[in-house]
This is a predicted structure of a 72-nucleotide RNA (transfer RNA) from Candidatus Yanofskybacteria bacterium RIFCSPHIGHO2_01_FULL_39_8b. The prediction has a mean pLDDT of 83. Rfam family: tRNA. On this family, see Hou, Trends Biochem Sci 1993: "The tertiary structure of tRNA and the development of the genetic code". By type it is a transfer RNA. It was read from a public genome assembly.

RNA sequence: GGGCUCGUAGUUCAGUGGCAGAACGCGCCGUUCACAUCGGCGAGGCCAGAGGUUCAAUCCCUCUCGAGCCCA
Repeated sequence: GGGCUCGUAGUUCAGUGGCAGAACGCGCCGUUCACAUCGGCGAGGCCAGAGGUUCAAUCCCUCUCGAGCCCA
RNA backbone atom coordinates (compact mmCIF):
# COMPACT_ATOMS: atom_id res chain seq x y z
P G A 1 -0.61 3.74 3.58
O5' G A 1 -0.78 2.81 2.29
C5' G A 1 -0.65 3.36 0.99
C4' G A 1 -0.66 2.25 0.00
C3' G A 1 -1.92 1.36 0.00
O3' G A 1 -2.99 1.93 -0.71
C1' G A 1 0.00 0.00 0.00
P G A 2 -4.49 1.63 -0.30
O5' G A 2 -4.74 0.12 -0.79
C5' G A 2 -4.74 -0.19 -2.15
C4' G A 2 -4.95 -1.67 -2.35
C3' G A 2 -6.15 -2.28 -1.66
O3' G A 2 -7.36 -2.06 -2.36
C1' G A 2 -4.28 -3.62 -1.25
P G A 3 -8.75 -1.96 -1.56
O5' G A 3 -9.04 -3.47 -1.10
C5' G A 3 -9.28 -4.48 -2.06
C4' G A 3 -9.37 -5.84 -1.40
C3' G A 3 -10.41 -5.97 -0.29
O3' G A 3 -11.73 -6.16 -0.80
C1' G A 3 -8.38 -6.93 0.41
P C A 4 -12.97 -5.68 0.06
O5' C A 4 -13.06 -6.73 1.25
C5' C A 4 -13.33 -8.09 0.99
C4' C A 4 -13.21 -8.93 2.25
C3' C A 4 -14.07 -8.49 3.42
O3' C A 4 -15.41 -8.93 3.31
C1' C A 4 -11.89 -8.92 4.17
P U A 5 -16.61 -8.12 3.99
O5' U A 5 -16.39 -8.42 5.56
C5' U A 5 -16.56 -9.72 6.07
C4' U A 5 -16.17 -9.78 7.54
C3' U A 5 -16.88 -8.78 8.45
O3' U A 5 -18.18 -9.20 8.81
C1' U A 5 -14.57 -8.81 8.92
P C A 6 -19.29 -8.06 9.10
O5' C A 6 -18.75 -7.32 10.42
C5' C A 6 -18.82 -7.94 11.68
C4' C A 6 -17.96 -7.23 12.71
C3' C A 6 -18.47 -5.89 13.22
O3' C A 6 -19.49 -6.03 14.19
C1' C A 6 -16.14 -5.77 12.82
P G A 7 -20.50 -4.79 14.42
O5' G A 7 -19.64 -3.72 15.23
C5' G A 7 -19.05 -4.05 16.48
C4' G A 7 -18.39 -2.83 17.12
C3' G A 7 -19.36 -1.67 17.40
O3' G A 7 -18.97 -1.00 18.59
C1' G A 7 -17.64 -0.95 15.94
P U A 8 -19.74 -1.36 19.98
O5' U A 8 -21.27 -1.11 19.61
C5' U A 8 -21.81 0.20 19.55
C4' U A 8 -23.28 0.20 19.88
C3' U A 8 -23.66 -0.44 21.20
O3' U A 8 -23.44 0.44 22.30
C1' U A 8 -25.08 -1.27 19.53
P A A 9 -22.82 -0.17 23.66
O5' A A 9 -24.00 -0.04 24.74
C5' A A 9 -24.43 1.23 25.21
C4' A A 9 -24.82 1.20 26.67
C3' A A 9 -23.83 0.49 27.57
O3' A A 9 -23.74 1.18 28.82
C1' A A 9 -25.96 -0.49 27.79
P G A 10 -22.49 2.18 29.06
O5' G A 10 -21.41 1.24 29.77
C5' G A 10 -20.18 1.79 30.26
C4' G A 10 -19.46 0.74 31.09
C3' G A 10 -19.24 -0.59 30.37
O3' G A 10 -18.03 -0.60 29.65
C1' G A 10 -20.26 -0.98 32.45
P U A 11 -17.95 -1.30 28.18
O5' U A 11 -17.93 -2.86 28.51
C5' U A 11 -16.83 -3.46 29.18
C4' U A 11 -17.09 -4.94 29.37
C3' U A 11 -17.47 -5.71 28.12
O3' U A 11 -16.34 -6.10 27.36
C1' U A 11 -18.98 -6.23 29.86
P U A 12 -16.50 -6.35 25.78
O5' U A 12 -17.42 -7.65 25.66
C5' U A 12 -16.94 -8.92 26.11
C4' U A 12 -17.98 -10.00 25.87
C3' U A 12 -18.59 -10.02 24.47
O3' U A 12 -17.76 -10.69 23.55
C1' U A 12 -20.31 -10.18 26.09
P C A 13 -18.03 -10.45 21.95
O5' C A 13 -19.50 -11.00 21.71
C5' C A 13 -20.36 -10.40 20.75
C4' C A 13 -21.77 -10.86 21.01
C3' C A 13 -22.81 -10.41 19.97
O3' C A 13 -22.81 -11.27 18.85
C1' C A 13 -23.64 -10.02 22.14
P A A 14 -23.45 -10.73 17.46
O5' A A 14 -25.01 -10.63 17.78
C5' A A 14 -25.83 -11.76 17.60
C4' A A 14 -27.26 -11.51 18.08
C3' A A 14 -28.19 -10.83 17.10
O3' A A 14 -28.58 -11.69 16.04
C1' A A 14 -28.63 -10.08 19.30
P G A 15 -28.68 -11.05 14.56
O5' G A 15 -29.80 -9.91 14.69
C5' G A 15 -31.14 -10.24 15.02
C4' G A 15 -31.92 -8.99 15.37
C3' G A 15 -32.04 -7.96 14.26
O3' G A 15 -33.12 -8.26 13.42
C1' G A 15 -31.42 -6.90 16.29
P U A 16 -32.89 -8.56 11.82
O5' U A 16 -32.22 -7.21 11.29
C5' U A 16 -33.03 -6.12 10.88
C4' U A 16 -32.57 -5.61 9.55
C3' U A 16 -32.61 -6.67 8.44
O3' U A 16 -32.82 -6.05 7.20
C1' U A 16 -30.38 -5.98 8.83
P G A 17 -34.25 -5.88 6.65
O5' G A 17 -34.34 -4.30 6.79
C5' G A 17 -35.58 -3.67 6.83
C4' G A 17 -35.47 -2.40 7.65
C3' G A 17 -36.81 -1.83 8.11
O3' G A 17 -36.64 -1.21 9.37
C1' G A 17 -35.72 -0.25 6.77
P G A 18 -37.61 -1.80 10.61
O5' G A 18 -38.50 -0.55 11.02
C5' G A 18 -37.89 0.61 11.59
C4' G A 18 -38.92 1.63 12.03
C3' G A 18 -40.02 1.10 12.93
O3' G A 18 -40.45 2.16 13.78
C1' G A 18 -40.98 1.83 10.90
P C A 19 -39.59 2.54 15.03
O5' C A 19 -40.36 1.70 16.14
C5' C A 19 -41.15 2.34 17.12
C4' C A 19 -41.17 1.54 18.38
C3' C A 19 -39.81 1.37 19.05
O3' C A 19 -39.51 2.46 19.89
C1' C A 19 -40.89 -0.74 18.86
P A A 20 -38.07 3.07 19.93
O5' A A 20 -37.17 1.87 20.43
C5' A A 20 -36.15 1.43 19.64
C4' A A 20 -35.61 0.09 20.12
C3' A A 20 -35.49 -0.09 21.65
O3' A A 20 -36.67 -0.63 22.18
C1' A A 20 -33.40 -0.50 20.60
P G A 21 -36.73 -1.23 23.74
O5' G A 21 -36.13 -2.70 23.57
C5' G A 21 -35.66 -3.40 24.71
C4' G A 21 -35.23 -4.78 24.30
C3' G A 21 -34.39 -5.54 25.36
O3' G A 21 -35.23 -6.16 26.32
C1' G A 21 -33.36 -5.68 23.25
P A A 22 -34.63 -6.53 27.78
O5' A A 22 -33.77 -7.83 27.52
C5' A A 22 -34.38 -9.03 27.08
C4' A A 22 -33.35 -10.13 26.86
C3' A A 22 -32.41 -10.39 28.05
O3' A A 22 -33.02 -11.25 29.01
C1' A A 22 -31.14 -10.21 26.07
P A A 23 -32.61 -11.10 30.56
O5' A A 23 -31.15 -11.73 30.66
C5' A A 23 -30.95 -13.10 30.38
C4' A A 23 -29.47 -13.42 30.33
C3' A A 23 -28.64 -12.94 31.52
O3' A A 23 -28.72 -13.83 32.63
C1' A A 23 -27.56 -12.31 29.53
P C A 24 -28.81 -13.23 34.10
O5' C A 24 -27.33 -12.65 34.36
C5' C A 24 -26.23 -13.54 34.47
C4' C A 24 -24.91 -12.81 34.33
C3' C A 24 -24.65 -11.71 35.34
O3' C A 24 -24.22 -12.20 36.62
C1' C A 24 -24.09 -10.95 33.18
P G A 25 -24.67 -11.39 37.92
O5' G A 25 -24.00 -9.95 37.77
C5' G A 25 -22.60 -9.79 37.87
C4' G A 25 -22.20 -8.36 37.53
C3' G A 25 -22.81 -7.28 38.41
O3' G A 25 -22.14 -7.14 39.67
C1' G A 25 -22.96 -6.64 36.17
P C A 26 -22.94 -6.72 40.96
O5' C A 26 -23.50 -5.25 40.64
C5' C A 26 -22.61 -4.15 40.53
C4' C A 26 -23.37 -2.85 40.34
C3' C A 26 -24.51 -2.59 41.31
O3' C A 26 -24.03 -2.08 42.57
C1' C A 26 -25.25 -2.16 39.12
P G A 27 -24.85 -2.48 43.92
O5' G A 27 -26.18 -1.59 43.82
C5' G A 27 -26.11 -0.17 43.89
C4' G A 27 -27.49 0.45 43.78
C3' G A 27 -28.55 -0.14 44.70
O3' G A 27 -28.49 0.40 46.01
C1' G A 27 -29.41 0.04 42.51
P C A 28 -29.01 -0.50 47.25
O5' C A 28 -30.61 -0.51 47.07
C5' C A 28 -31.36 0.70 47.22
C4' C A 28 -32.81 0.47 46.88
C3' C A 28 -33.51 -0.66 47.64
O3' C A 28 -33.91 -0.27 48.96
C1' C A 28 -34.03 -0.83 45.35
P C A 29 -34.04 -1.44 50.08
O5' C A 29 -35.33 -2.29 49.61
C5' C A 29 -36.60 -1.69 49.59
C4' C A 29 -37.64 -2.64 49.01
C3' C A 29 -37.75 -4.00 49.67
O3' C A 29 -38.48 -3.98 50.90
C1' C A 29 -37.76 -4.27 47.34
P G A 30 -38.13 -5.08 52.07
O5' G A 30 -38.68 -6.44 51.44
C5' G A 30 -40.07 -6.61 51.16
C4' G A 30 -40.34 -7.92 50.47
C3' G A 30 -39.84 -9.16 51.19
O3' G A 30 -40.71 -9.55 52.26
C1' G A 30 -39.31 -9.30 48.90
P U A 31 -40.08 -10.17 53.59
O5' U A 31 -39.43 -11.55 53.14
C5' U A 31 -40.24 -12.61 52.64
C4' U A 31 -39.41 -13.76 52.12
C3' U A 31 -38.34 -14.25 53.08
O3' U A 31 -38.86 -15.15 54.04
C1' U A 31 -37.41 -13.96 50.93
P U A 32 -38.67 -14.91 55.62
O5' U A 32 -37.12 -15.23 55.81
C5' U A 32 -36.62 -16.51 55.58
C4' U A 32 -35.13 -16.59 55.85
C3' U A 32 -34.66 -15.93 57.14
O3' U A 32 -34.84 -16.79 58.26
C1' U A 32 -33.26 -15.25 55.35
P C A 33 -35.48 -16.17 59.59
O5' C A 33 -34.35 -15.18 60.15
C5' C A 33 -34.67 -14.23 61.18
C4' C A 33 -33.39 -13.63 61.73
C3' C A 33 -32.42 -13.11 60.70
O3' C A 33 -32.73 -11.79 60.32
C1' C A 33 -31.28 -14.48 62.25
P A A 34 -32.69 -11.40 58.74
O5' A A 34 -31.13 -11.45 58.39
C5' A A 34 -30.24 -10.47 58.91
C4' A A 34 -28.79 -10.86 58.62
C3' A A 34 -28.46 -11.12 57.16
O3' A A 34 -28.20 -9.92 56.46
C1' A A 34 -27.60 -12.86 58.48
P C A 35 -28.57 -9.85 54.86
O5' C A 35 -27.47 -10.77 54.18
C5' C A 35 -26.10 -10.37 54.17
C4' C A 35 -25.20 -11.47 53.64
C3' C A 35 -25.53 -11.99 52.24
O3' C A 35 -25.07 -11.13 51.21
C1' C A 35 -25.09 -13.81 53.70
P A A 36 -25.86 -11.11 49.85
O5' A A 36 -25.69 -12.59 49.25
C5' A A 36 -24.43 -13.02 48.75
C4' A A 36 -24.45 -14.50 48.43
C3' A A 36 -25.44 -14.95 47.36
O3' A A 36 -24.94 -14.73 46.06
C1' A A 36 -25.62 -16.38 49.21
P U A 37 -26.00 -14.32 44.88
O5' U A 37 -26.97 -15.58 44.75
C5' U A 37 -26.46 -16.84 44.32
C4' U A 37 -27.53 -17.92 44.48
C3' U A 37 -28.83 -17.65 43.74
O3' U A 37 -28.75 -18.01 42.37
C1' U A 37 -29.31 -18.33 45.94
P C A 38 -29.53 -17.11 41.25
O5' C A 38 -31.07 -17.23 41.66
C5' C A 38 -31.75 -18.47 41.61
C4' C A 38 -33.14 -18.36 42.21
C3' C A 38 -34.00 -17.22 41.67
O3' C A 38 -34.60 -17.54 40.43
C1' C A 38 -34.10 -17.20 44.01
P G A 39 -34.90 -16.39 39.36
O5' G A 39 -36.13 -15.59 39.97
C5' G A 39 -37.37 -16.22 40.15
C4' G A 39 -38.35 -15.30 40.84
C3' G A 39 -38.49 -13.91 40.28
O3' G A 39 -39.30 -13.85 39.12
C1' G A 39 -38.29 -13.77 42.61
P G A 40 -39.08 -12.74 38.01
O5' G A 40 -39.57 -11.40 38.70
C5' G A 40 -40.94 -11.27 39.07
C4' G A 40 -41.18 -9.99 39.81
C3' G A 40 -40.72 -8.72 39.12
O3' G A 40 -41.63 -8.27 38.14
C1' G A 40 -40.02 -8.68 41.37
P C A 41 -41.08 -7.45 36.88
O5' C A 41 -40.67 -6.03 37.48
C5' C A 41 -41.65 -5.19 38.03
C4' C A 41 -41.04 -4.00 38.74
C3' C A 41 -40.12 -3.13 37.89
O3' C A 41 -40.84 -2.22 37.07
C1' C A 41 -39.07 -3.58 39.95
P G A 42 -40.17 -1.72 35.68
O5' G A 42 -38.90 -0.86 36.15
C5' G A 42 -39.09 0.34 36.87
C4' G A 42 -37.79 0.89 37.38
C3' G A 42 -36.76 1.30 36.34
O3' G A 42 -37.06 2.57 35.79
C1' G A 42 -35.69 0.12 38.09
P A A 43 -36.42 2.94 34.33
O5' A A 43 -34.94 3.39 34.68
C5' A A 43 -34.71 4.51 35.52
C4' A A 43 -33.24 4.59 35.91
C3' A A 43 -32.27 4.72 34.74
O3' A A 43 -32.12 6.07 34.36
C1' A A 43 -31.52 3.03 36.21
P G A 44 -31.96 6.43 32.81
O5' G A 44 -30.55 5.75 32.42
C5' G A 44 -29.34 6.19 33.02
C4' G A 44 -28.22 5.24 32.68
C3' G A 44 -28.04 4.96 31.21
O3' G A 44 -27.27 5.96 30.57
C1' G A 44 -28.05 2.93 32.40
P G A 45 -27.87 6.73 29.28
O5' G A 45 -27.67 5.68 28.07
C5' G A 45 -26.47 4.99 27.93
C4' G A 45 -26.18 4.71 26.49
C3' G A 45 -26.51 5.83 25.51
O3' G A 45 -25.46 5.95 24.57
C1' G A 45 -27.60 3.84 24.87
P C A 46 -24.55 7.31 24.63
O5' C A 46 -25.30 8.32 23.68
C5' C A 46 -25.58 7.93 22.33
C4' C A 46 -26.61 8.84 21.75
C3' C A 46 -26.61 8.83 20.24
O3' C A 46 -27.43 7.76 19.76
C1' C A 46 -26.63 11.08 21.00
P C A 47 -27.31 7.18 18.30
O5' C A 47 -26.66 5.73 18.42
C5' C A 47 -25.35 5.53 18.89
C4' C A 47 -24.96 4.08 18.67
C3' C A 47 -24.55 3.78 17.24
O3' C A 47 -23.52 2.79 17.29
C1' C A 47 -26.38 2.43 17.83
P A A 48 -22.50 2.61 16.06
O5' A A 48 -21.27 3.58 16.33
C5' A A 48 -20.82 3.80 17.67
C4' A A 48 -19.70 4.82 17.67
C3' A A 48 -19.93 6.04 16.80
O3' A A 48 -20.68 7.04 17.46
C1' A A 48 -17.83 5.11 16.30
P G A 49 -21.76 7.93 16.59
O5' G A 49 -20.84 8.89 15.73
C5' G A 49 -20.05 9.89 16.37
C4' G A 49 -19.28 10.69 15.34
C3' G A 49 -20.09 11.25 14.18
O3' G A 49 -20.79 12.43 14.52
C1' G A 49 -18.16 10.22 13.35
P A A 50 -22.19 12.78 13.75
O5' A A 50 -21.74 13.18 12.27
C5' A A 50 -20.98 14.36 12.08
C4' A A 50 -20.55 14.48 10.62
C3' A A 50 -21.66 14.43 9.58
O3' A A 50 -22.36 15.64 9.45
C1' A A 50 -19.90 13.03 8.91
P G A 51 -23.93 15.60 8.98
O5' G A 51 -23.86 15.15 7.44
C5' G A 51 -23.36 16.04 6.45
C4' G A 51 -23.11 15.34 5.15
C3' G A 51 -24.31 14.77 4.42
O3' G A 51 -25.09 15.76 3.74
C1' G A 51 -22.60 13.17 4.40
P G A 52 -26.67 15.48 3.54
O5' G A 52 -26.76 14.26 2.50
C5' G A 52 -26.30 14.41 1.17
C4' G A 52 -26.29 13.07 0.44
C3' G A 52 -27.65 12.41 0.22
O3' G A 52 -28.35 12.99 -0.87
C1' G A 52 -26.11 10.79 0.96
P U A 53 -29.99 12.92 -0.87
O5' U A 53 -30.34 11.37 -1.04
C5' U A 53 -30.05 10.69 -2.24
C4' U A 53 -30.55 9.27 -2.17
C3' U A 53 -32.01 9.11 -1.75
O3' U A 53 -32.89 9.30 -2.84
C1' U A 53 -30.66 7.60 -0.55
P U A 54 -34.23 10.20 -2.66
O5' U A 54 -35.13 9.39 -1.64
C5' U A 54 -35.56 8.06 -1.96
C4' U A 54 -36.16 7.40 -0.75
C3' U A 54 -37.20 8.21 0.02
O3' U A 54 -38.47 8.17 -0.61
C1' U A 54 -35.70 7.19 1.53
P C A 55 -39.28 9.55 -0.74
O5' C A 55 -39.70 9.87 0.76
C5' C A 55 -40.28 11.12 1.11
C4' C A 55 -40.87 11.07 2.51
C3' C A 55 -39.94 10.50 3.57
O3' C A 55 -39.05 11.48 4.08
C1' C A 55 -42.04 9.46 3.73
P A A 56 -37.52 11.06 4.28
O5' A A 56 -37.60 10.00 5.47
C5' A A 56 -37.99 10.40 6.79
C4' A A 56 -38.20 9.19 7.68
C3' A A 56 -36.98 8.30 7.87
O3' A A 56 -36.12 8.79 8.89
C1' A A 56 -38.89 6.97 7.40
P A A 57 -34.54 8.72 8.67
O5' A A 57 -34.18 7.19 8.74
C5' A A 57 -34.50 6.43 9.90
C4' A A 57 -33.43 5.40 10.20
C3' A A 57 -32.07 6.01 10.53
O3' A A 57 -31.39 5.15 11.44
C1' A A 57 -31.87 4.70 8.59
P U A 58 -31.37 5.40 13.00
O5' U A 58 -30.37 4.28 13.58
C5' U A 58 -28.97 4.52 13.56
C4' U A 58 -28.22 3.21 13.54
C3' U A 58 -28.29 2.43 12.26
O3' U A 58 -27.33 2.90 11.32
C1' U A 58 -28.65 0.99 14.11
P C A 59 -27.72 2.96 9.75
O5' C A 59 -28.05 1.45 9.34
C5' C A 59 -27.05 0.44 9.45
C4' C A 59 -27.67 -0.91 9.18
C3' C A 59 -28.17 -1.10 7.76
O3' C A 59 -27.92 -2.42 7.32
C1' C A 59 -29.95 -1.37 9.30
P C A 60 -26.71 -2.70 6.30
O5' C A 60 -27.20 -1.91 5.00
C5' C A 60 -27.92 -2.56 3.96
C4' C A 60 -28.07 -1.64 2.76
C3' C A 60 -26.84 -0.80 2.39
O3' C A 60 -25.90 -1.56 1.64
C1' C A 60 -28.76 0.57 2.38
P C A 61 -24.32 -1.24 1.72
O5' C A 61 -24.15 0.13 0.92
C5' C A 61 -24.37 0.18 -0.48
C4' C A 61 -24.10 1.57 -1.00
C3' C A 61 -22.78 2.21 -0.58
O3' C A 61 -21.69 1.76 -1.37
C1' C A 61 -24.53 3.75 -0.26
P U A 62 -20.24 1.69 -0.72
O5' U A 62 -19.81 3.21 -0.61
C5' U A 62 -19.61 4.00 -1.79
C4' U A 62 -19.24 5.42 -1.44
C3' U A 62 -18.10 5.59 -0.46
O3' U A 62 -16.81 5.45 -1.07
C1' U A 62 -19.89 7.00 0.19
P C A 63 -15.60 4.86 -0.22
O5' C A 63 -15.20 6.08 0.73
C5' C A 63 -14.70 7.28 0.16
C4' C A 63 -14.68 8.40 1.19
C3' C A 63 -13.86 8.13 2.44
O3' C A 63 -12.46 8.32 2.25
C1' C A 63 -15.96 9.02 3.06
P U A 64 -11.43 7.45 3.10
O5' U A 64 -11.57 8.10 4.56
C5' U A 64 -11.23 9.45 4.79
C4' U A 64 -11.59 9.86 6.21
C3' U A 64 -11.00 9.00 7.32
O3' U A 64 -9.65 9.33 7.59
C1' U A 64 -13.28 9.39 7.76
P C A 65 -8.66 8.19 8.16
O5' C A 65 -9.20 7.94 9.65
C5' C A 65 -9.17 8.98 10.62
C4' C A 65 -9.81 8.53 11.90
C3' C A 65 -9.30 7.21 12.46
O3' C A 65 -8.06 7.33 13.14
C1' C A 65 -11.65 7.25 12.56
P G A 66 -7.02 6.06 13.07
O5' G A 66 -7.71 4.97 14.01
C5' G A 66 -7.91 5.24 15.40
C4' G A 66 -8.77 4.17 16.03
C3' G A 66 -8.30 2.74 15.85
O3' G A 66 -7.24 2.38 16.72
C1' G A 66 -10.62 2.86 15.46
P A A 67 -6.22 1.21 16.25
O5' A A 67 -7.10 -0.11 16.42
C5' A A 67 -7.54 -0.52 17.71
C4' A A 67 -8.30 -1.83 17.66
C3' A A 67 -7.63 -2.95 16.86
O3' A A 67 -6.62 -3.63 17.62
C1' A A 67 -9.91 -2.80 16.25
P G A 68 -5.39 -4.30 16.79
O5' G A 68 -6.06 -5.61 16.14
C5' G A 68 -6.58 -6.63 16.98
C4' G A 68 -7.35 -7.65 16.16
C3' G A 68 -6.58 -8.30 15.02
O3' G A 68 -5.71 -9.33 15.45
C1' G A 68 -8.71 -7.65 14.26
P C A 69 -4.39 -9.68 14.56
O5' C A 69 -4.96 -10.40 13.26
C5' C A 69 -5.61 -11.64 13.37
C4' C A 69 -6.20 -12.07 12.04
C3' C A 69 -5.23 -12.14 10.87
O3' C A 69 -4.42 -13.30 10.86
C1' C A 69 -7.20 -11.02 10.21
P C A 70 -2.99 -13.28 10.13
O5' C A 70 -3.32 -13.20 8.56
C5' C A 70 -3.95 -14.28 7.92
C4' C A 70 -4.29 -13.92 6.48
C3' C A 70 -3.13 -13.48 5.61
O3' C A 70 -2.35 -14.57 5.14
C1' C A 70 -4.94 -12.01 5.29
P C A 71 -0.80 -14.38 4.72
O5' C A 71 -0.85 -13.46 3.41
C5' C A 71 -1.37 -13.94 2.22
C4' C A 71 -1.36 -12.88 1.14
C3' C A 71 -0.02 -12.21 0.88
O3' C A 71 0.85 -13.01 0.08
C1' C A 71 -1.70 -10.56 0.99
P A A 72 2.40 -12.94 0.27
O5' A A 72 2.79 -11.48 -0.25
C5' A A 72 2.65 -11.14 -1.64
C4' A A 72 2.89 -9.66 -1.87
C3' A A 72 4.23 -9.12 -1.38
O3' A A 72 5.29 -9.40 -2.28
C1' A A 72 2.47 -7.67 -0.70